c-di-GMP-I riboswitch aptamer from Litchfieldia salsa, 87 nucleotides, folded computationally. The source organism's lineage runs through Bacteria, Bacillota, Bacilli, Caryophanales and Litchfieldia.

RNA sequence: UAAACGAAAAGGCAAAUCUAUUGAAAAGUAGAGACGCAAAGCUUCAGAUCUAAGGUCAAUUUUGACUAUGAUGGCUGGGUUACCGAA
Repeated sequence: UAAACGAAAAGGCAAAUCUAUUGAAAAGUAGAGACGCAAAGCUUCAGAUCUAAGGUCAAUUUUGACUAUGAUGGCUGGGUUACCGAA
């Protein structure tokens, strides 16, 4: 110095919930707020989960079922970047 690892220190992010707003919804954004997080930084390549506007089918009377092109990186893996330096 690098990798691995995670004691300490300096910091960082921000769950649920509430308010406002976008959206068909899932959910996102902003503010408040902290459950937690060593990548809880970024990224849908793979899997998984959520939603069903639109589409398809069935009913005919409302409706029901299936389906991401939508969403989740704080679901997991992968990729990529990064603070500190004890054992």
The coordinates come from a structure-prediction model, not an experiment, and the mean pLDDT is 87.